Record summary:
Transfer RNA from a Thermosynechococcaceae cyanobacterium, 73 nucleotides, folded computationally.
[in-house]
RNA sequence: GCUCCUGUAGCUCAGUUGGUAGAGCAUCUCACUUGUAAUGAGAGGGUCGCAAGUUCGAGUCUUGUCAGGAGCU
Numbered sequence: 001g002c003u004c005c006u007g008u009a010g011c012u013c014a015g016u017u018g019g020u021a022g023a024g025c026a027u028c029u030c031a032c033u034u035g036u037a038a039u040g041a042g043a044g045g046g047u048c049g050c051a052a053g054u055u056c057g058a059g060u061c062u063u064g065u066c067a068g069g070a071g072c073u
Stems, first nucleotide, its partner, number of pairs: 001072007010025004019056001027043005049065005
């Protein structure tokens, strides 16, 4: 220098054919308990790495760019 993969909640990850973004753990509240833990119920937390394009509509398609990883020369 070239090619490919990954980037989504504090963490680990889903998201199928483009149709207003989800789970588990963690955090907080309540119930239960003499109390704690466990268990049950609920809540908060993300404009999807960044920017642009296509589209009525983009996490998803296209381009550029950044970070990490792998391969080739």

Notes: Its Rfam family is "tRNA".